Predicted 3D model of a 1718-nucleotide part of an RNA (large-subunit ribosomal RNA, half A) from Bifidobacterium breve.

Context: one part of a larger RNA
RNA sequence: GGCACAUGGUGGAUGCCUAGGCACCUAGAGCCGAUGAAGGACGUGAACGACUGCGAUAAGCCACGGGUAGGCGUUGAAUAGCCAUUGAUCCGUGGAUCUCCGAAUGGGAAAACCCAGCGCGGGUAAUGCCGCGUUAGCACCUGCUGAACACAUAGGCAGGCUGCAGGCAAGCGGGGGAAGUGAAACAUCUCAGUACCCCGAGGAAAGGAAAUCAACCGAGACUCCCCGAGUAGUGGCGAGCGAAAGGGGAAGAGCCUAAACCGAGUACGUGUAAGCGGCCACGCGUUGCGUACUGGGGGUUGUAGGACAUUUGAUCCAGGCUGUGGCUGGCCUGGCAAGAGUUACCAAGCUGAUCGAUAGCGGAAGCACGUGGAACCGUGCACCACAGAGGGCAAUCGUCCCGUACGCGAAAUCCUUCAGCCUCUUGCAGAUGUUCCUGAGUAGGUCCGCUCUCGUGAAACGCGGACUGAAUCUGGGGGGACCACCCUCCAAGGCUAAGUACUACUAGGUGACCGAUAGCGGACUAGUACCGUGAGGGAAAGGUGAAAAGUACCCCGGAAGGGGAGUGAAAUAGUACCUGAAACCGUGUGCCUACAAGCGGUCGGAGCCCUUCGGGGUGACGGCGUGCUUUUUGCAUAACGAGCCAGCGAGUUACUCGUAUGCGGCAAGGUUAAGCGAUGAGCGGAGCCGUAGCGAAAGCGAGUCCUAAUAGGGCGACCAUAGUCGUAUGCGGUAGACCCGAAACUGAGUGAGCUACCCAUGGGCAGGAUGAAGCGGGGGUAAGACCUCGUGGAGGUCCGAACCGACCUAGGUUGAAAACUGGGCGGAUGACCUGUGGGUCGGAGUGAAAGGCUAAUCAAACUCAGUGAUAUCUGGUUCUCUCCGAAAUAUAUUUAGGUAUAGCCUCAGGUAAAGUGCGUUGUGGCCGUAGAGCACUGUUUGGACGCGGGGCCUCACCAGGUUACCAACUUCAGGCAAACUCCGAAGACCAUUAACGUUUACCCUGGGAGUCAGUUGCUGGGGGAUAAACUUCAGCGUCAAGAGGGAAACAGCCCAGACCGUCAGCUAAGGUCCCUAAGUGUUAGCUAAGUGGCAAACGAUGUCCGAGUGCAGAGACAACCAGGAGGUUGGCUUAGAGGCAGCCACCCUUGAAAGAGUGCGUAACAGCUCACUGGUCAAGUGUUCGGGCGCGGAUAAUGUAACGGGGCUCAAGCUAACCACCGAAGCUACGGGUGCGUAUUUAUACGCGCGGUAGGAGAGCGUUCCCUGGCCAGCGAAGCGGCGGCGGAAGCCAGCCGUGGAGGCCUGGGAAGUGAGAAUGCUGGCAUGAGUAACGAAAGAGGGGUGAGAAUCCCCUCCGCCGAUUGUCCAAGGUUUCCUGAGCAACGUUCGUCGGCUCAGGGUUAGUCGGGUCCUAAGGCGAGGCCGAAAGGCGUAGUCGAUGGCCAACAGGUUGAUAUUCCUGUACCUCGUAGUGGUCGCUUGACCGAUGGGGAGACGGGGAAGGCUAGGAGAACCCAGGCGAUGGUAGUCCUGGGGUAAGCGUGUAGGGGUGGGCCCAGUGAAAUGCGGGCCUGCAUAACCUGAGACGCGAUGCCAGCUGGCUAUAAGCCGGCGAGUCUCUGACGCCAUGCCUCCAAGAAAAUCCUCUAGGGAUGACCACGCGUGCCCGUACCAAAACCGACACAGGUGGACAAGUAGAGAAUACUAAGGUGAUC
Repeated sequence: GGCACAUGGUGGAUGCCUAGGCACCUAGAGCCGAUGAAGGACGUGAACGACUGCGAUAAGCCACGGGUAGGCGUUGAAUAGCCAUUGAUCCGUGGAUCUCCGAAUGGGAAAACCCAGCGCGGGUAAUGCCGCGUUAGCACCUGCUGAACACAUAGGCAGGCUGCAGGCAAGCGGGGGAAGUGAAACAUCUCAGUACCCCGAGGAAAGGAAAUCAACCGAGACUCCCCGAGUAGUGGCGAGCGAAAGGGGAAGAGCCUAAACCGAGUACGUGUAAGCGGCCACGCGUUGCGUACUGGGGGUUGUAGGACAUUUGAUCCAGGCUGUGGCUGGCCUGGCAAGAGUUACCAAGCUGAUCGAUAGCGGAAGCACGUGGAACCGUGCACCACAGAGGGCAAUCGUCCCGUACGCGAAAUCCUUCAGCCUCUUGCAGAUGUUCCUGAGUAGGUCCGCUCUCGUGAAACGCGGACUGAAUCUGGGGGGACCACCCUCCAAGGCUAAGUACUACUAGGUGACCGAUAGCGGACUAGUACCGUGAGGGAAAGGUGAAAAGUACCCCGGAAGGGGAGUGAAAUAGUACCUGAAACCGUGUGCCUACAAGCGGUCGGAGCCCUUCGGGGUGACGGCGUGCUUUUUGCAUAACGAGCCAGCGAGUUACUCGUAUGCGGCAAGGUUAAGCGAUGAGCGGAGCCGUAGCGAAAGCGAGUCCUAAUAGGGCGACCAUAGUCGUAUGCGGUAGACCCGAAACUGAGUGAGCUACCCAUGGGCAGGAUGAAGCGGGGGUAAGACCUCGUGGAGGUCCGAACCGACCUAGGUUGAAAACUGGGCGGAUGACCUGUGGGUCGGAGUGAAAGGCUAAUCAAACUCAGUGAUAUCUGGUUCUCUCCGAAAUAUAUUUAGGUAUAGCCUCAGGUAAAGUGCGUUGUGGCCGUAGAGCACUGUUUGGACGCGGGGCCUCACCAGGUUACCAACUUCAGGCAAACUCCGAAGACCAUUAACGUUUACCCUGGGAGUCAGUUGCUGGGGGAUAAACUUCAGCGUCAAGAGGGAAACAGCCCAGACCGUCAGCUAAGGUCCCUAAGUGUUAGCUAAGUGGCAAACGAUGUCCGAGUGCAGAGACAACCAGGAGGUUGGCUUAGAGGCAGCCACCCUUGAAAGAGUGCGUAACAGCUCACUGGUCAAGUGUUCGGGCGCGGAUAAUGUAACGGGGCUCAAGCUAACCACCGAAGCUACGGGUGCGUAUUUAUACGCGCGGUAGGAGAGCGUUCCCUGGCCAGCGAAGCGGCGGCGGAAGCCAGCCGUGGAGGCCUGGGAAGUGAGAAUGCUGGCAUGAGUAACGAAAGAGGGGUGAGAAUCCCCUCCGCCGAUUGUCCAAGGUUUCCUGAGCAACGUUCGUCGGCUCAGGGUUAGUCGGGUCCUAAGGCGAGGCCGAAAGGCGUAGUCGAUGGCCAACAGGUUGAUAUUCCUGUACCUCGUAGUGGUCGCUUGACCGAUGGGGAGACGGGGAAGGCUAGGAGAACCCAGGCGAUGGUAGUCCUGGGGUAAGCGUGUAGGGGUGGGCCCAGUGAAAUGCGGGCCUGCAUAACCUGAGACGCGAUGCCAGCUGGCUAUAAGCCGGCGAGUCUCUGACGCCAUGCCUCCAAGAAAAUCCUCUAGGGAUGACCACGCGUGCCCGUACCAAAACCGACACAGGUGGACAAGUAGAGAAUACUAAGGUGAUC
């Protein structure tokens, strides 16, 4: 280290549970708000963080009612203190209180804050201060007032117990109105009038009583449901969209006006007796007439109605009035009658009764024993039931508790219904006449749009915009262009319940809904923590036990934690708590393991250990063996996915949809929908399908259509035909439709705190250099020009810090840092940099322009929504078994990786036993390939012949000759062809007859698919190079989807097709020396190369065999001995050339043989050789061709590595032949399973089968819940860990053990959130890497202290670092981090006694500092107003808004923590006026004095000089201390020090330039002011301004030194005390000055002045005295801000020491800080 077992840890699955959700049903309620809502902030308890309640009367106050003994809410216990039978707490009803914000409303604003006016009240001498009330806007009404312009109006003011505003889930009406998508693209179209925005109303909303439909019949408002109907239609006639009439139901309700006419009032006009009083008589007179308006009567419809006039009939009673009298007149009141009623039509209530709501009350019936911690369990014997719903109680209770059935109940408030009172209306109807009326910029028309099913169409009807523009009942609209006839209705005014939609809210109930990764996001401090500037996004997290009985006491330890003891049924139930799985990490025991190679299993198996003797554990050694999924022609693949485990995670649901099949009901019929109905039975036939077809249709009909037709033909009928409804399943359609996944598009919002640009207001830039214009002097000129010297100080000038930037390089790259650091670098008075406040934004902004930037995001931000967009694409898709089983082809395609149809698969039904299919054999037919051939078509080599042509010769012409030239025809020989064929197979195909075989395998109909990427081998072709593991066809096979054996290994090759089992047999391919099963087999050869066991042209005296041929006993070949000569040195050439440089010739002689020479050689010769000849020897020798097996050719990278290895040589190689054997999942044998068929004796036999991806079909297992009937369980359910057993599998339990502690199972049915290993899946847990990288710029050492413990904390001493900063002080931002005490779990990159950590307590003091009570800038808001579909935009008066203007305090001391705030001292400002003093005035007016006038406030850049001060330096002078061992030293020695504010007084250096008088048409009124004009004084002035110095402040305070006390630390209380001179010197002050330049450089208030005006028992001034509000104030300034961090980054301003230096560079130092957390 492995395996096994046991035992722990970690972790939080599983089971059980439920406090919480989800979905519905029934009823209620359907609004709240200026009487201040919804929603919040802050408070409120004895002590209180959160929740709940409440509001300064604050977990509550008052009254009434209920109720009863205990209470002071929850977390939450305890303590303290209270209340309560004189009725508390609690519950209900009605009141009271109700801070601040919020419509928010007195004004303002950064929500929960600030600042006011008026009235009343408190307090003060008075001011300041406090309390209560009130004060917004708009609309309307009323009243008053009141312009231009007389009345009037506009406007203004006041009042109103008038209204509005703002909020709210869904549903509703209206104004606007997308896109993704679909159409396989896209534009009309669709999505869709959807999403979204806006306005408005209500408990519902909308609609609504016909200018409607219909069709010659009729209906009779609207709304909703079921049909009609996916019909009529519409539609790139595509995708799609899609009515109405009519029928059946729910409900049911109808009304009011305008006008005509009458009379009244008001106004105006006209106008004078025309009139009126009902009539007559009589009288009256502002009478009359017309127009307009107001309200009253009247009146309201279409077979027209009404008014008016006339007329007919009816026309209740009483009283009063109507100038008088009369008349059947009119009016009013009451009664009577009829009717109606509080939602329309008219309207305000009261009382009573009653159903209910908001608290409640009564309410039956059980005991004993046993077990147990506990009884509700078991057993026994009882009881109740209009109550056996449910919950609780220590397990499962009808009879224990709460309840339940049933019955009862309200002071108060609300509500239903009814009655009475009451209220209201009416008291006429008809006929005739024709005069009047019956809704006008309307209907209609034209153009342009929209809406209906209707997309412009023949397009009516309805609606809108623009332009036009009627009629008046003898009228008008409609009936789908239009016209006629006919029918029907009456627009241009309005109201209207019910039936219908929805549920934020209340109550009750239900669930084949969930049960903590589920169910709401949320069972718990949840819209919380956390993230984001913001809109917005958005978690995790339940369980001790019956009861805390939550472990007294002891021990170890600093603690944490643990061990005993104790509680409890149980503590392995101990607040990390039920059960407690797995990954992962340990401990113990047994076996094994340190030369071994391994997808880790499987088969065999020695040994060891244990044993209940059944068996179990381990496993040396050997055989075989490349995971899973996906995607693919093909994957161990080095192609994709998964670290591991647990849980979650994907074909569902809806529709009277379509179709098919199974089952069921009824059947020429079947069936209902909505609805009605104790919501049961049933009713309901509206409708749908079927029963008849044909035709384009009209139409006809067992026929009909075509047609002239009776002909003919098509489609039907032929006596029979089967449908329909329901349900289950398969598939389809429409919906997100199996799940996850875009980039995008659109809408509405949120962002300029980053960044871009702009606006307003502030700030910053050490130091050095250069030396423009101008000016001055000199020279020069007629004058100039010009030259020169100075002065001067310009510049997008130069060098260079801060500051801004970012060119190079190095580092960094899981960083210190999501852009930095080191070293160099660019700009640095400008188009510069920067703070604060503001403006501009999504097809938009901004951009010195890079497509840059717009919050770490930009060729279109972010957030939410449409949205589950779409995805011909990728990935994933979960239990088992059985039967069958593909395709990778054709055609078409904006098609090629998609799809449709066909082909091929499967399932069901049918025809059917016939010469249907298939196979083999036989027979017949057909064809033009392979081959072959050259007869055709072409092509082609050589020869013969040779037309014709060319060359040469000849030639006057004609002709001729010749030719190693070209060459037709013909001919001989030899070839070639996919597009040649005189020929021509094998074979394919067709047919046929018969036989044999074959589970009908064929064919037809219907349901369901998948497949359209193929691959390789062989054969035959095309392309290519007769290349490719290339490409493309055809045929066959394999793989795909196929395992087994062989080929070492190796989808496609060879053999062979796996249902299961067997330690049986036979074979195939291939093998038989060992690895490794089987022959070291037999016979005969070959090979020597390890050829075998890669390879070519070519090469070679390898070797064997064969066939030729030359020489050879007349002696070959080889070897050895000898010869190899003469003419001649051949000739030429040459310097020479003698066989042998070269050229020519190459003869002759001798001889056995010998070249005018085969090589070597010489200057040339010479010399050595060869050919050739003889001898010796002795039998073969040389050469050519063919064949077998070998050799060379032959070079690759870690190591042999080209037999699989060892190894093999008469073989273990090769050739030929032969005999044995091995060898597979083949075949056989035996046993078993299963599908189909046949047979019969129906449970058997026989036969044929059973590889399988996509896919089809069938049968089962398991999970959760429901019903049913049974059953188990504290003597122990589920779950979890094991053992054992069963089944063909998914799985199960005859059983057993442990854990666990309360539920569970079976049968037969039913319903599904029903099965996981993969989706770079989701959530959680745990590994690995790994005790590895890292610990974030930098110096520490020693000693002491504290402490359980010290590198790290404290102190001391040394040593370092920063020092234009690492020091000090502010602004922003943060928000308690500040100080003290205690502590160390976590946080701190180590440690920790320490801390910016945890706990507790404490801490921020202002008239003068900053802000408000003052002002205005950019900009914001904005009464009225203007504009705009709405929302809203702009903007006047105003009102806000600092980064600016204005404005009064300094020094010292003090605390643990604050100080310009407290204290001491010394000042100043505002307001008031009880006191004191002074002055002026009382209308001849002291004084105050604008919201008006004027002045001032009031402003740029650059430059230069001067005067000062701060600061610094020095000092021999002053003060304090020291004083010398050794030459000197009381001194020119050493060390340290030598300060003081505001304010008041004075008014210097310097700067500016003024005063008085008169007049005036301006200054929206006035003015003495300002402005204009004139006169005049002064100028070294006066006057104004003005640093500094000096004096006082200060006999104070302070530095320093020193005494005492105290633990010698920190500290407290005293004493002494110099305080001068010189030098230097700012960027500070004089100075908002001066000079200069051009680009010409805020506003308002405070202040001064002027009037308007006010003004008297008064006013002003000074002193005195009094008053003085709200907010901020701690701490940090980088470890506390912005960067996720205690982060090498970023962040505005002020102060600015010494030496050297130009300097704020740089170096080293001071003060001060610090040693940077391994």
The source organism's lineage runs through Bacteria, Actinomycetota, Actinomycetes, Bifidobacteriales and Bifidobacterium. The prediction has a mean pLDDT of 83.